c-di-GMP-I-GGC riboswitch aptamer from Desulforamulus aquiferis, 85 nucleotides, folded computationally. Its mean pLDDT, the model's own confidence on a scale to 100, is 88. The model forms 95% of the base pairs in the Rfam consensus. NCBI's taxonomy places the organism under Bacteria, Bacillati, Bacillota, Peptococcaceae, Desulforamulus.
This record gives sequence, C1' cells and structure tokens, in this order.
RNA sequence: AACGAUAAAGGCAAACUUAUCGAAAGAUAAGGACGCAAAGCCAUGGGUCUAAAGCCGGGAGGUUAAGAUUGCCAGGUUACCGAAA
Repeated sequence: AACGAUAAAGGCAAACUUAUCGAAAGAUAAGGACGCAAAGCCAUGGGUCUAAAGCCGGGAGGUUAAGAUUGCCAGGUUACCGAAA
C1' cells in the first nucleotide's frame, strides 16, 4: 500500500414511537437496533424522491428553477485496530 477475523478496544444507528421544523421529499433531538469496516466527511458525476413558487393547461395534470437523499452506485478526502492471505 492493499485486505478485513465468530479478535480486542471503541464507533455509528434502519424500521418504529414522541416532540419540533418544512409545502413536500425530508431534517433535527430523545428513545430504539435492522444492519454497517468508513453507515466519518464532501451533492462532484449518475440514480432515486419532492416540487409550495414559476411556466403550460378550461381542468385533471404536465414541466423544472429549487430542494432532499452519501444507509442507492461511483468519485474525492481523512481515519481506529491487526489474525490469515
């Protein structure tokens, strides 16, 4: 450097519940653990989700400025431990 064990020390926390915020997707906090070796960090590329406002439409609805998601996949960056190969 790479790799990841029925190792050790620690770490994170899905669903769900409650409260708050948001138009929504969703976020934050507390509880809670399905899982995770980067489930630490960054919306950079792709994907997915929302779309109050704007635009189109008689309406239903469509569209996308914008937003969300890193626990969807890449990429970037930093890092604990050390069996085997």